[in-house]
Transfer RNA from an uncultured Gemmatimonadota bacterium, 76 nucleotides, folded computationally. Its Rfam family is "tRNA". Gene Ontology term of the family: triplet codon-amino acid adaptor activity.
RNA sequence: GGGCUGGUAGCUCAGUUGGUAGAGCACGCGACUUUUAAUCGCUAGGUCGUGGGUUCGAGUCCCACCCGGCCCACCU
Numbered sequence: 001g002g003g004c005u006g007g008u009a010g011c012u013c014a015g016u017u018g019g020u021a022g023a024g025c026a027c028g029c030g031a032c033u034u035u036u037a038a039u040c041g042c043u044a045g046g047u048c049g050u051g052g053g054u055u056c057g058a059g060u061c062c063c064a065c066c067c068g069g070c071c072c073a074c075c076u
Stems, first nucleotide, its partner, number of pairs: 001072007010025004019056001028042004049065005
């Protein structure tokens, strides 16, 4: 330098044909319990890596860039 792949909640990850962003765990609150743990219930939590474009509408399509991983090439 080239190619592939990933970036979505605090963490691990879904997200179908472009049409109101979700699950599990964790945190918080509550129930239960003498108390804790376990179990159960409830709530909250998002600039979907960044910036543009297309579209009535973008996590999803297009372009550029940033970061991580893998492979190839070049130089020594």